[in-house]
Context: one part of a larger RNA
RNA sequence: UCGGGCGUAAAGGGCGCGUAGGCGGUCUCUUAAGUCAGAUGUGAAAGCCCGGGGCUUAACCCCGGAAGUGCAUUUGAAACUAAGGGACUUGAGUAUGGGAGAGGGAAGUGGAAUUCCUGGUGUAGAGGUGAAAUUCGUAGAUAUCAGGAGGAACACCGGUGGCGAAGGCGACUUCCUGGACCAAUACUGACGCUGAGGCGCGAAGGCGCGGGGAGCAAACAGGAUUAGAUACCCUGGUAGUCCACGCAGUAAACGGUGAACACUAGGUGUAGCGGGUAUUGACCCCUGCUGUGCCGUAGCUAAAGCAUUAAGUGUUCCGCCUGGGGAGUACGGUCGCAGGAUUAAAACUC
Numbered sequence: 001u002c003g004g005g006c007g008u009a010a011a012g013g014g015c016g017c018g019u020a021g022g023c024g025g026u027c028u029c030u031u032a033a034g035u036c037a038g039a040u041g042u043g044a045a046a047g048c049c050c051g052g053g054g055c056u057u058a059a060c061c062c063c064g065g066a067a068g069u070g071c072a073u074u075u076g077a078a079a080c081u082a083a084g085g086g087a088c089u090u091g092a093g094u095a096u097g098g099g100a101g102a103g104g105g106a107a108g109u110g111g112a113a114u115u116c117c118u119g120g121u122g123u124a125g126a127g128g129u130g131a132a133a134u135u136c137g138u139a140g141a142u143a144u145c146a147g148g149a150g151g152a153a154c155a156c157c158g159g160u161g162g163c164g165a166a167g168g169c170g171a172c173u174u175c176c177u178g179g180a181c182c183a184a185u186a187c188u189g190a191c192g193c194u195g196a197g198g199c200g201c202g203a204a205g206g207c208g209c210g211g212g213g214a215g216c217a218a219a220c221a222g223g224a225u226u227a228g229a230u231a232c233c234c235u236g237g238u239a240g241u242c243c244a245c246g247c248a249g250u251a252a253a254c255g256g257u258g259a260a261c262a263c264u265a266g267g268u269g270u271a272g273c274g275g276g277u278a279u280u281g282a283c284c285c286c287u288g289c290u291g292u293g294c295c296g297u298a299g300c301u302a303a304a305g306c307a308u309u310a311a312g313u314g315u316u317c318c319g320c321c322u323g324g325g326g327a328g329u330a331c332g333g334u335c336g337c338a339g340g341a342u343u344a345a346a347a348c349u350c
Base pairs, nucleotide, nucleotide: 003322004321005320006319008303012318014201015200016199017198021194022193023192025088026087027086028085029084030083031082033081034080035077036076037075038074039073040072041071042070049065050064051063052062053061054060091191092188093187094186095185096183097182098181103177104176105175106174107173108172109171110154115149116148117147118146119145120144121143125136126135162169163168206247207246208245210243211242215241216240220236221235222234223233258317259316260315261314262313263312266295267294268293269292270291271290272289273288274287275286276285299306300305323350324349325348332343333342334341335340
C1' cells in the first nucleotide's frame, strides 16, 4: 500500500459549532469538461506474440503482420456526472397556536438536620468498639428545654420518570435565556449531510488570587489490632470540599456502540402532545407522532448476545486499528505558573 476491520479480541475522537474538502432531492432546456463511439497522425529500430522463410536441426538470423491498453487533432452521441438557465416540493427552514421539562444564568426566600454560643432543668458519667483505649466531663459533660450564630446540602414527591450535545442538572419564588415535541395551515425553494485544520464547552481532583469554613475529610498526630501494621477500626485534624474571577483539559468522559439518511415481523410498559369513539364528566377502548424501557421474528455474530433506540440491509462523510513488551515512554515541537497535557518513536526482547 492493498485487503480486512473498530460493543466485549488492536481500534469511535469526551462533546458540540463550523472552514476547506468530499457527498448530495424531483422535472425540463442548453453546453459538451468528465464519459462513450468513429477517423487521422504519432506511438523509432530491436525485443515479446502470430504467420512464413534461411543456415542438416536448434539456438540464431531474415520477411510480413498484430500489438503497443498511451498522447494529440478532429467528427459525432447526450443516458449518467459536471457547468449554465428555468421550474417544483417530498429534504431543510420560517411564521401561527399549544402543552411538558432537576436545560442554562442571576437575585431573593424557606424548613429539617449537624456544629458552636448563651441561659434554664439536672447529675456522673458520656463517647466509641469485635473488645478496648486515646478523647470529652464535678471549672458540671452526655440528656433535655428555650433563644441565638454560621455554613453546606435540599428528606418525602422520586419513577430503567424528565431535560441537556456531552460533562451534567433535583427545596421554593421572581427575572433573563437556549433547545426539543405536538397540531393545523401558509410561506421560502435544495438553502442539505459530514467535517481535516480551527473555535468553544468539558466530572472529580489540582493550581493562582481574594473571601468563606458547619459537617465531612487526603496529609498529619494519637489509640487499638498485629509477628510487624507507614493499613483496614477508633479519637482528633489541615489542605480541600463552598463562593467570585482566572488557569488546567483529563476520566471505566461508557451504551466500552461516531454523525446523517433510507428500508426491514410483531408484542408489552412508560413520558409528552394530538385524533376518534364513549360519557353528565373523569376514566376505559381504538389510533398518530416524538422520547424512553423490556421481550422477541428474519438477519447478523466467534459466541454470549444485538434485533425499527440494530451489533440487520444499504449510501455518504469523518476518526481510528495492524502481534506482546519496551511505551502512551524517550527526544523534539506546541500549550501550561506548576503538576503536567498533546503530538509521538527506536534500539533491544519474546

Record summary
Small-subunit ribosomal RNA, central domain from a metagenome, 350 nucleotides, folded computationally. RNAcentral holds the full RNA, with entries from SILVA. The prediction has a mean pLDDT of 89.